[in-house]
The prediction has a mean pLDDT of 82. This is a predicted structure of a 392-nucleotide part of an RNA (large-subunit ribosomal RNA, domain III) from an activated sludge metagenome.
Context: one part of a larger RNA
RNA sequence: AAGUAAGCGAGAAGGCAGGUGAGAAUCCUGCCCGCCGAAAGCCUAAGGUUUCCUGGGGAAGGCUCGUCCGCCCAGGGUAAGCCGGGACCUAACCCGAGGCCGAAAGGCGUAGGGGAUGGACAACUGGUUGAGAAUCCAGUGCCACUAGCCAACGUUUGAAGCGAAGGGGUGACGCAGGAGGAUAGGUGAAGCGCACGGAUGGAAGAGUGCGUCCAAGCACGUAGGGGGUGAGACAGGCAAAUCCGUCUCACGAAACCUUGAGGUGUUAAGGGGAGCGAAAAUAAGUAGCGAAGUCAUUGACUCCAGACUGCCAAGAAAAGCCUCUAGUGAGGAAGCUAGUGCCCGUACCGCAAACCGACACAGGUAGGCAAGGAGAGAAUCCUAAGGCGCGC
Numbered sequence: 001a002a003g004u005a006a007g008c009g010a011g012a013a014g015g016c017a018g019g020u021g022a023g024a025a026u027c028c029u030g031c032c033c034g035c036c037g038a039a040a041g042c043c044u045a046a047g048g049u050u051u052c053c054u055g056g057g058g059a060a061g062g063c064u065c066g067u068c069c070g071c072c073c074a075g076g077g078u079a080a081g082c083c084g085g086g087a088c089c090u091a092a093c094c095c096g097a098g099g100c101c102g103a104a105a106g107g108c109g110u111a112g113g114g115g116a117u118g119g120a121c122a123a124c125u126g127g128u129u130g131a132g133a134a135u136c137c138a139g140u141g142c143c144a145c146u147a148g149c150c151a152a153c154g155u156u157u158g159a160a161g162c163g164a165a166g167g168g169g170u171g172a173c174g175c176a177g178g179a180g181g182a183u184a185g186g187u188g189a190a191g192c193g194c195a196c197g198g199a200u201g202g203a204a205g206a207g208u209g210c211g212u213c214c215a216a217g218c219a220c221g222u223a224g225g226g227g228g229u230g231a232g233a234c235a236g237g238c239a240a241a242u243c244c245g246u247c248u249c250a251c252g253a254a255a256c257c258u259u260g261a262g263g264u265g266u267u268a269a270g271g272g273g274a275g276c277g278a279a280a281a282u283a284a285g286u287a288g289c290g291a292a293g294u295c296a297u298u299g300a301c302u303c304c305a306g307a308c309u310g311c312c313a314a315g316a317a318a319a320g321c322c323u324c325u326a327g328u329g330a331g332g333a334a335g336c337u338a339g340u341g342c343c344c345g346u347a348c349c350g351c352a353a354a355c356c357g358a359c360a361c362a363g364g365u366a367g368g369c370a371a372g373g374a375g376a377g378a379a380u381c382c383u384a385a386g387g388c389g390c391g392c
Base pairs, nucleotide, nucleotide: 014032015031016030017029018028019027033389034388035387036386041369042368043367047349048348051347052076053075054074055073056072057071061069062068081142082141083345084344085343086342088119089118093114094113095112099108100107101106123140124139125138126137127136143341144340145339146338147337148336149335153331161328162327166324167323168322169321170320174311175310176309177308180304181303182302185298186297187296188295189294191212192211193210194209195208196207213271214270217266218265219264220263224259225257226256228251229250230249231248232247233246234245236244237243275289276288312315355364356363371383372382373381374380
């Protein structure tokens, strides 16, 4: 040269008014405008680890500003028998008593143990906080264990019950395919309810807007799915067996099934609900009140469904559960009543300014939900709920 050139991180976009304040384009509130809407909304895993909420602050961080903040200071916040993990099970894989190998260090590996990304397993609806909720509260349930009451039957013929680390079944699984039955959800309406509506007050219509519901559990068991039953025999299932298996006979496509969505009833004289809406101080759409709830149509990628049909490349294990005996058992089931129910996680972000990228970075990040009009569609455009206008 020069505090010049350039830069201020998506072209979704801001405007006005009021408030606060020493100070406002940037903070708060209201109205209008714009953007996303298979997302730029909602839930949740990983990861983060207080970033959550309240009060205060204004040095630094924030690409400007700042009265504001994921910043600083202080205080507060995460409540579980039934959500997830453990007190259950096993897979790959890891460890590994004895053992084998090696000079040693150590390696391999039986029994056994660990190990979810899988199996098993009992809770739903509503309310509430400044911040938690299937955890608190209200209501209605369910599971396990313990105790009490207690029938048939039994204590000489061992009853009811329990019951193996043992036998058997189940658990238990591939790929492809299409059909059916439902529901969630949506839409419409002539019905119903509420609000708005007209230059003043009262009344009635047209019109417009909004709303037109509810779980687990329990009972009945539907569309559908599975399905032989009885008797006898038996060198099989390492003992036994009434169980499983094999064979024979008789009678059947029914009996039967703790197989089954949905539906109906109940739960519910309950909850929620558009909307209405105070008094008082220092406040709040708070306390309180609260109507309607019908029919038609559409319709899932959800459920019935580990279903059914087809195919060949033939598609985990163990616990659990059922059953069988071995055994146990002096009292005794179901049911009812009462009691008990431990440890860890739980705030908040979570397609992102809170995770991985040195950054408040146009990148990356598993799973679930996913409304309306047009459309084959989760494309695309416009919109709802909801969220934003990307910190000059």